A computed fold for a 75-nucleotide RNA from Asbonarchaeaceae archaeon (SeqCode), annotated as transfer RNA. NCBI's taxonomy places the organism under Archaea, Nanobdellati, Candidatus Nanohalarchaeota, Asbonarchaeaceae (SeqCode). RNAcentral holds the sequence, with entries from ENA.
RNA sequence: GUCCCCGUGGUCUAGUCCGGACAAGACGGCACCUUGCGGAGGUGCAGAUCCCCGGUUCAAAUCCGGGCGGGGACG
Numbered sequence: 001g002u003c004c005c006c007g008u009g010g011u012c013u014a015g016u017c018c019g020g021a022c023a024a025g026a027c028g029g030c031a032c033c034u035u036g037c038g039g040a041g042g043u044g045c046a047g048a049u050c051c052c053c054g055g056u057u058c059a060a061a062u063c064c065g066g067g068c069g070g071g072g073a074c075g
Base pairs, nucleotide, nucleotide: 001074002073003072004071005070006069007068010027011026012025013024020058029045030044031043032042033041051067052066053065054064055063
């Protein structure tokens, strides 16, 4: 330099191919129940401008373009 893959709560991942309302799960956090106190268990709650900017569209995490960051292949 060319090409490919990845970026989503504090952490790990699903959803993206084939656009559709409130972005799902686990772990973690908080409150309550339970307990002599904890832990385990049960119930509930909070937490993500979906890496950034622009475009297409009635509608974008998802499609298109350009960036940024990480990984890989070739030279």